[in-house]
Molecule: transfer RNA
Organism: Coccomyxa subellipsoidea C-169
RNA sequence: GCCGCUUUGGCUCAGUUGGUUAGAGCGUCGGUCUCAUAAUCCGGAGGUCGCCAGUUCGAUCCUGGCAAGCGGCA
Numbered sequence: 001g002c003c004g005c006u007u008u009g010g011c012u013c014a015g016u017u018g019g020u021u022a023g024a025g026c027g028u029c030g031g032u033c034u035c036a037u038a039a040u041c042c043g044g045a046g047g048u049c050g051c052c053a054g055u056u057c058g059a060u061c062c063u064g065g066c067a068a069g070c071g072g073c074a
Stems, first nucleotide, its partner, number of pairs: 001073007010026004019057001028044004050066005
């Protein structure tokens, strides 16, 4: 330098042939329970879906560029 893959709550990951509220587990906070702690159970908060454009009535999803990470080739 070229090619491919990945980027979604604090962490690990789903997801949608473009459409009404974007989800799970863990974590965190509050409650329940206990003499107490843990576990259990219940509830809450937390996301501009990496960034910028384009297409579209409408983009987390399609297209282009950029950034970061991983891998391959040279």